[in-house]
Small-subunit ribosomal RNA from an uncultured bacterium, 1488 nucleotides, folded computationally. RNAcentral holds the sequence, with entries from ENA. Rfam family: Bacterial small subunit ribosomal RNA. Rfam links the family to the GO terms ribosome and structural constituent of ribosome.
RNA sequence: AGAGUUUGAUCCUGGCUCAGAUUGAACGCUGGCGGCAGGCCUAACACAUGCAAGUCGAGCGCGAAAGCACUUCGGUGUGAGUAGAGCGGCGGACGGGUGAGUAACGCGUAGGAAUCUACCUAGUAGUGGGGGACAACUCGAGGAAACUCGAGCUAAUACCGCAUAAGCCCUACGGGGGAAAGCGGGGGACCUUCGGGCCUCGUGCUAUUAGAUGAGCCUGCGUUGGAUUAGCUAGUUGGUGGGGUAAAGGCCUACCAAGGCGACGAUCCAUAGCUGGUCUGAGAGGAUGAUCAGCCACACCGGGACUGAGACACGGCCCGGACUCCUACGGGAGGCAGCAGUGGGGAAUAUUGCGCAAUGGGCGAAAGCCUGACGCAGCCAUGCCGCGUGUGUGAAGAAGGCCUUCGGGUUGUAAAGCACUUUCAAUUGGGAGGAAAGGUUCACGGUUAAUAACCGUGAGCUGUGACGUUACCUUUAGAAGAAGCACCGGCUAACUCCGUGCCAGCAGCCGCGGUAAUACGGAGGGUGCGAGCGUUAAUCGGAAUUACUGGGCUUAAAGAGUUCGUAGGUGGUUAAAAAAGUUGGUGGUGAAAUCCCAGAGCUUAACUCUGGAACUGCCAUCAAAACUUUUUAGCUAGAGUAUGAUAGAGGAAAGCAGAAUUUCUAGUGUAGAGGUGAAAUUCGUAGAUAUUAGAAAGAAUACCGAUUGCGAAGGCAGCUUUCUGGAUCAUUACUGACACUGAGGAACGAAAGCAUGGGUAGCGAAGAGGAUUAGAUACCCUCGUAGUCCAUGCCGUAAACGAUGUGUGUUAGACGUUGGAAAUUUAUUUUCAGUGUCGCAGCGAAAGCGAUAAACACACCGCCUGGGGAGUACGACCGCAAGGUUAAAACUCAAAUGAAUUGACGGGGACCCGCACAAGUAGUGGAGCAUGUGGUUUAAUUCGAAGAUACGCGCAGAACCUUACCAACACUUGACAUGUUCGUCGCGACUCUAAGAGAUUAGAGUUUUCGGUUCGGCCGGACGAAACACAGGUGCUGCAUGGCUGUCGUCAGCUCGUGUCGUGAGAUGUUGGGUUAAGUCCCGCAACGAGCGCAACCCUUAUUUUUAGUUGCCUUUAUGGAACUCUAGAAAGACUGCCGGUGAUAAGCCGGAGGAAGGCGGGGAUGACGUCAAGUCCUCAUGGCCCUUACGGGCCGGGCUACACACGUGCUACAAUGGUAUCUACAAUGAGCAGCAAAGGGGCAACCUGGAGCAAAUCUCCAACAGAUAUCUCAGUUCGGAUUGGACUCUGCAACUCGAGUCCAUGAAGUUGGAAUCGCUAGUAAUCGCGGAUCAGCAUGCCGCGGUGAAUACGUUCCCGGGUCUUGUACACACCGCCCGUCACACCAUGGGAGUUGGUUUUACCUUAAGCCGGUGAGUUAACCUUUACGGGAGACAGCCGACCACGGUAAGGUCAGCGACUGGGGUGAAGUCGUAACAAGGUAACC
Repeated sequence: AGAGUUUGAUCCUGGCUCAGAUUGAACGCUGGCGGCAGGCCUAACACAUGCAAGUCGAGCGCGAAAGCACUUCGGUGUGAGUAGAGCGGCGGACGGGUGAGUAACGCGUAGGAAUCUACCUAGUAGUGGGGGACAACUCGAGGAAACUCGAGCUAAUACCGCAUAAGCCCUACGGGGGAAAGCGGGGGACCUUCGGGCCUCGUGCUAUUAGAUGAGCCUGCGUUGGAUUAGCUAGUUGGUGGGGUAAAGGCCUACCAAGGCGACGAUCCAUAGCUGGUCUGAGAGGAUGAUCAGCCACACCGGGACUGAGACACGGCCCGGACUCCUACGGGAGGCAGCAGUGGGGAAUAUUGCGCAAUGGGCGAAAGCCUGACGCAGCCAUGCCGCGUGUGUGAAGAAGGCCUUCGGGUUGUAAAGCACUUUCAAUUGGGAGGAAAGGUUCACGGUUAAUAACCGUGAGCUGUGACGUUACCUUUAGAAGAAGCACCGGCUAACUCCGUGCCAGCAGCCGCGGUAAUACGGAGGGUGCGAGCGUUAAUCGGAAUUACUGGGCUUAAAGAGUUCGUAGGUGGUUAAAAAAGUUGGUGGUGAAAUCCCAGAGCUUAACUCUGGAACUGCCAUCAAAACUUUUUAGCUAGAGUAUGAUAGAGGAAAGCAGAAUUUCUAGUGUAGAGGUGAAAUUCGUAGAUAUUAGAAAGAAUACCGAUUGCGAAGGCAGCUUUCUGGAUCAUUACUGACACUGAGGAACGAAAGCAUGGGUAGCGAAGAGGAUUAGAUACCCUCGUAGUCCAUGCCGUAAACGAUGUGUGUUAGACGUUGGAAAUUUAUUUUCAGUGUCGCAGCGAAAGCGAUAAACACACCGCCUGGGGAGUACGACCGCAAGGUUAAAACUCAAAUGAAUUGACGGGGACCCGCACAAGUAGUGGAGCAUGUGGUUUAAUUCGAAGAUACGCGCAGAACCUUACCAACACUUGACAUGUUCGUCGCGACUCUAAGAGAUUAGAGUUUUCGGUUCGGCCGGACGAAACACAGGUGCUGCAUGGCUGUCGUCAGCUCGUGUCGUGAGAUGUUGGGUUAAGUCCCGCAACGAGCGCAACCCUUAUUUUUAGUUGCCUUUAUGGAACUCUAGAAAGACUGCCGGUGAUAAGCCGGAGGAAGGCGGGGAUGACGUCAAGUCCUCAUGGCCCUUACGGGCCGGGCUACACACGUGCUACAAUGGUAUCUACAAUGAGCAGCAAAGGGGCAACCUGGAGCAAAUCUCCAACAGAUAUCUCAGUUCGGAUUGGACUCUGCAACUCGAGUCCAUGAAGUUGGAAUCGCUAGUAAUCGCGGAUCAGCAUGCCGCGGUGAAUACGUUCCCGGGUCUUGUACACACCGCCCGUCACACCAUGGGAGUUGGUUUUACCUUAAGCCGGUGAGUUAACCUUUACGGGAGACAGCCGACCACGGUAAGGUCAGCGACUGGGGUGAAGUCGUAACAAGGUAACC
């Protein structure tokens, strides 16, 4: 610090995801040791048991027992003034736990004044003298218990008066009020009731002043989310009097006033303990508040007070409630959110441990006692840190595993082996520190009358450890006891094999898996980390995806429809003052811990300690005065006013005008009109349309008119008048910052729509009819109602758009145009205000913007934060309604979007080409037959080919074979190849016998007796046998492949290097102007060149020359010839070369000459980059899979030849341009020895016989068709020949299924072919025959050859295909594309919903426990007063009454949540239905 993911590719925008760090974690697998930390995040759920707060005899009165000793056996002494309970004092308000509540002066920070403070410290003063009780105890009573009641005795540092009292309190300043307690140690003289007094010391006590500590109260600032919570508040805000408190205060009360809070967010709702800090981050921030520390709150839930210095009290009290327990049913007891522990909840969190040795706390004079605070130990890899599981050497690169191209590679120096070491653990022995105190003795000092006591200091002695078998050191033995987890497609380090076969599964995102998976599962190997490793959850980061640092708004999400204007924010210029902001200094504070830095201590580290820095903050104070601010006084450049002009569809109202349309009236006139792609509905002989004249009505204003003008926007258009808003220019004068923006708010606001009343010519939703159509609730046509128009009122929205908020300033130009002004040389220039086009810089993702900014800046407002759900639901406000404004969530996807690029496509455009159309010609489609295909049939009808680009195709030739198919029979190392072992040396051929359909099987015989040789049963060969490896497969996959082929298409295209342009994909070149058959050539040009294609080079053909002449040719029979024809070698020839025209002076085109041939002369071969997962695994080759006595091999018969039917390709015809008969000329290509075969002979013929010649310019096939003459005379014929009968021929083992041919006989359909459709542009079509391959035989097919030999092309509008440029695109599997909505089905979340259940809250009322307060108090009452007794008073208490009030109840609401028959839309879901709305002009442009 980034990366993956939208696309065919690109650049943006934008979301999702990943890599990092962290945790009180949990789960999975695994697990050696130690140190330091941490450990119920959930049920503030319920708790068994034990412990967690006591102590003091030096405050007080009582006061045992066991045991021991003695004993007279009664008891005594001791234990012992001990244990124990009680009165009293201090402490149970600390320490420990938890985070429910709380959005608050609760917390944090900084301040303040009206307060209290036990114990502690310092000071001052005092501590005198009396009194009456109550527990304990004794007796009695009640009760199950808890416990309670009555009577009696008693002490005090318990309680109560009296005295005294100030520097205390109150005060009207005169005065008044108000305290105490003793206890312990020692002691010389004196006194004594023998207890002591007295002296002294110590310690208490009382009052008071200070301090320290702690606590209470008040204030500024800060402290979560929601406005779909906008108004809240009656003790409420303030005042006065009174009360109350430790203390200010509506804290409480009475009266008076009507205030107080709130858009700077009151109130309400939800959530939450706050902080130091912790985690993350570069920081700013964000998240968080375990452990440690500070504060707060709470203690089963709610309320209340008492005591006290301190509580409204965790282990105190009272009451109410719920729950649990005991009970004799009458009544009682309890509160682990203390430490352990239990149940429950939960993914999940420990021992019912040891000790007060240390630190700290309570009490005590002290010893000491108590202390689940604390110190330790136990459990847990929960985290951090450290250590170990060995080290060195060791190549035969062992074995085994895995892979393999079979050679090897890898695991791997890894192991084994050899040589060493011993940390940790185990074992033996030793052994610190944590201990300071305390006690006691002595010495010194203080105090004192004192050498006593007490206190302080020092020394000696004594002696305190839970941890603990401590840390640490040491002995012994031996490599001995100690490695796993995740991952390996990309991100992201790390790859192979097997299994599986869209299955099983994986997955953080993209995505893997449908038979060759580096992505699933296993294995080998590798990578990462390591006593851990992964996963899950969570936070920050990356994320500049909330942007303060640090984002945006033309088109990606985003400028409000427009203006006015309130609050607010911001604000020209000069001077002075102030000092709020700002800057600097100083002081206080910012607890400690943490973080950081430097050291120190544990062997190191974690950890701990010491010091420093820091704590970015707040407060106070002193300065400064540039800027902002405030105040004062000015200025004129902003803004405004006045004056003079100007332009204008600016607005409102009234009036007027002409053209057109429609209707009506009248005339002329006659059969149609109207409308459309074509029609029809419709109108018209009752007179339409057309035309003439007149009348009426409503709406809109042609020409001018424009790229114009005006207005804030919406919008505004005939003319005139009235009223009225704004703008611009120019001149001076005036005011003196009066300005800009603008949350809320207000006004205006197209069309449609609503309400009321008018109006209604034309147009025209709805509706009707006619067409179109598969349908047509549409597009087209004929009608037509609301509406459109006017008045008044609502609505408040539009793609209300420049998709661009308003204002101000700055920043090159050029060319138009509107309205002013000025100047001059009078057709130009300058300037102000608008309105347009282009363009520099700059900006922008690009397109583009560019002084009218989307540039550079400032001020203010509005808005955005992935797509869908959704501008929807609910709520609220507005509206008559329609609806509008505001505005979510669940759920779901990994994209959605913008701009541009290359293609492809378009029922887009332009240009061009092609037998593409047109113009012609001959056909096909109709008939019969042949052949191929589909279908059907069959045991099998083998398989493949399927629009063009399958169908006389693979097949250049199925009777057997072929043959792959079917049925039957038989074989199993095999019909064929290689290897191992053994055997044999011949194999073979032939004959015969037997069985069989045959393959074959069984046997007998005849013939022949392998090669080389180094002489070695050595090598080779052949055969046989057996067992294995293997053979074999026309079995599957052409979507695993090679090769070959078809097609676009013989179309003119397809690319590259360098340069340039662009952020980039890409573009340029290759586009443009001409031209060509051609990306052919020329010109131009940021391109310059090049390659594959085109063309040419090759073959053939047309002409000539030359060479050569045999088998050919000529002449003729010659041991001739080379003139011609011909053959086949070489060469020439054609290049727009020449001329004219045209073109741009080019390329070229047109015409001409010459020439055998003229503009590529004709034909062929030749097929660019690529497309169709095109075809072929059945030509061949080949990966993988499958079969192996069969899916292999053999053989016989059958089938591929079937036949209601459909299609393709052909042949023959339908006849006279013909048929038949006779006669008779002229070809070319080719083929031939298992062959072609002549002459001759036979047969009507097919053919038979024959065998000359020929391996061929020699011989043979070999006969051409046409042509001539005759006849037929338009008919199902002398056309046509199918079909059938009979007789034959040939090939072949064999013509039944199933060959070809011949003769005789038979003589079908068919009289030129519907819709539709194919070929062909010249030696072509058409027509005629000939040859060849295959082949025993079989040709209407295929491949070739020559003979005769036409017609037409105006032209490119249209159909088809193709090329180039351009345009649109939501397509890129590329239009056979994409894609929308209803319906049907499944699932999910959600809205409404009669209602129902629960929580919470408000208002009113009722009820009132405990308790404080107030009143009363005839009952009760020790201290004080009075009274000689009794009694009375003061005070107190019970009881009663009142006010307040928790729980509870009633009634009525608000709000939130759950459930809910039914119902609404939404989302998701490989192959459902109906249509085709959108994307191209998407076939009616789309959209709001």